[in-house]
Context: one part of a larger RNA
Molecule: small-subunit ribosomal RNA, 5' domain
Organism: uncultured prokaryote
């Protein structure tokens, strides 16, 4: 001078910010990822007609316009969010480079013909307390699988070989899709120079270990993995082992430098803890799957259920760190042709002087220098123009009317918010440390090396400006000291 402070006295609005630093302790409850019926059968309302009555439900047929959905498919759950455990590492950071991949966006080209078998939903049987299931039967698709074709596209001994599709809607114009290949953008993956903390009271380390050949495996180079060869590599320019843990940046300082890494914003790594794939353009995947431990619940004892480091909330731990609110209107984002749905991202409100910043707690005038308080050499100082009294204003706060932008033609959660307009009356609003020097501020009374004070030098044993009060004084100001920490 600084702070995500905390703690003690004290406390009147607003505006913007910020707000578990500790136990990556463990977590009750609600929310925090859906959507699509314009890919598909189905089922159930809604309408329409008959029957049968119990006078408002029951069959039983139709109609497809329109709701609603559990099931099959198709995008999306890999963004967004949230904490820093691990990680001295190509993790970062800054600069280059390849042998690579890229849904959705876009460029351009070519096609989108003919067929099959299924299995969910439903049926009927059936285990099981639940979780969750078996067994037969029937069905559709933009789900599966062949067959034809192949400009370009892949293998190739350069002869040849080999590979797609899927259809909705329509107002009959098209419109949204689908296959292959392409040329971008965007995102990503991999290499590589250089920088990157502290310890020698760590001196050696290393067998896939360092290379090379054939191979495998990946989108792709690579001991990345194997076989089969050499004996190799790091290392006092600090290997290895141990503590610690990233940047822009923030914050002091004139700078050079020091410390720091809340908030915001980029990378990385993480999801109870360890391991592992699946599916996918993308993950080894926070609110997915499988294993193993741990903890918790449930249980009919056979067996099953979780995962707040999302957003509020609880224990719990601390010196300490908020609300189990609102709204999709904005602004992004997921689906959908669209209407729209979802969206604890966000955008507002709540709570805290935690912080910056404004603003007020009243202005003018008033000497009989009142009255009380202190002090006194008793005259007399001082408190003090302070206060009373007089004449005034009304920020802001409180009523009471009006009433925005943020939204364009519609949609406002915040909202009757912000601002204007008006009433009423000085009314509803001052602490807080400190006066021994360093350091702006003194006297008096108490107390007697007792109580007690102190950042340092020290101060108190009868006249203490240093302790406690009081009375005046200095400083800051809705704050003010204390404390911890950083230059």
């Nucleotide at each position: 001078a600084g702070c995500g402070a905390a703690c003690g006295c004290u406390g009147g609005c607003g505006g913007c910010a910020u707000g578990c630093u500790u136990a990556a302790c463990a977590c009750a409850u609600g929310c925090a990822a859906g959507u699509c019926g314009a890919a598909c059968g189905a089922a159930g309302g809604c309408c329409c007609g008959g029957a049968g009555c119990u006078u408002g439900c029951u069959c039983c047929g139709g109609a497809u316009a329109c709701c609603u959905u559990a099931g099959u498919g198709g995008c999306g759950g890999a963004c967004g969010g949230g904490g820093g455990a691990g990680u001295a590492a190509c993790g970062c950071g800054u600069g280059g480079g390849a042998a690579c991949c890229u849904g959705g966006c876009c460029u351009a080209g070519a096609g989108u013909g003919g067929g099959g078998a299924a299995c969910a939903a439903c049926c009927a049987u059936u285990g099981g307390a639940a979780a969750c299931g078996a067994u037969g039967g029937c069905u559709a698709a933009u789900a599966c699988c062949g067959c034809a074709u192949a400009c370009g596209c892949c293998c190739u001994u350069a002869g040849g070989g080999g590979g797609a599709a899927a259809g909705g809607c329509u107002u009959c114009g098209g419109c949204c899709g689908c296959u292959c290949u392409u040329a971008g953008a965007u995102g990503g993956u991999c290499c590589c120079g250089c920088g990157u903390c502290u310890g020698a009271u760590u001196a050696g380390c290393u067998a896939g270990u360092u290379g090379g050949u054939a191979a495998g495996g990946u989108a792709a180079u690579g001991g990345c993995u194997c076989a089969c060869c050499a004996a190799g590599g790091c290392g006092a320019c600090g290997a290895u082992c141990a503590g610690u843990a990233c940047u822009g940046g923030u914050u002091u300082g004139a700078g050079a430098g020091g410390a720091u890494g809340a908030u915001c914003a980029g990378c990385c790594a993480c999801a109870c803890u360890g391991g592992g794939a699946c599916u996918g353009a993308g993950a080894c995947a926070c609110g997915g799957c499988c294993c193993a431990g741990a903890c918790u619940c449930c249980u009919a004892c056979g067996g099953g259920a979780g995962g707040c480091a999302g957003c509020a909330g609880u224990g719990g731990g601390g010196a300490a760190u908020a609300u189990u609110g609102g709204a999709c209107a904005a602004u992004g984002g997921g689906g959908g042709a669209a209407a729209c749905c979802c969206u604890g991202a966000u955008c507002c409100a709540g709570c805290a002087a935690u912080g910056c910043c404004g603003c007020g707690u009243g202005a003018g005038u008033g000497a009989a220098g009142a009255a009380g308080g202190c002090c006194u050499u008793a005259g007399g100082g001082u408190u003090g123009u302070a206060a009373a009294g007089c004449u005034c204003u009304u920020u802001c706060a409180a009523c009471u009317g009006u009433g925005a932008a943020g939204a364009u033609u519609a949609u406002g959660a915040c909202u009757g918010u912000a601002a204007c307009a008006g009433u009423a009356g000085a009314a509803g609003a001052a602490g807080c440390c400190c006066c021994g020097g360093c350091u702006a501020a003194c006297u008096c009374c108490g107390u007697g090396c007792c109580a007690g004070c102190a950042g340092c030098c020290g101060c108190g044993g009868u006249a203490a400006u240093a302790c406690g009060g009081a009375g005046g004084g200095g400083g800051c100001u809705a704050g003010c000291g204390u404390u911890g920490u950083u230059c």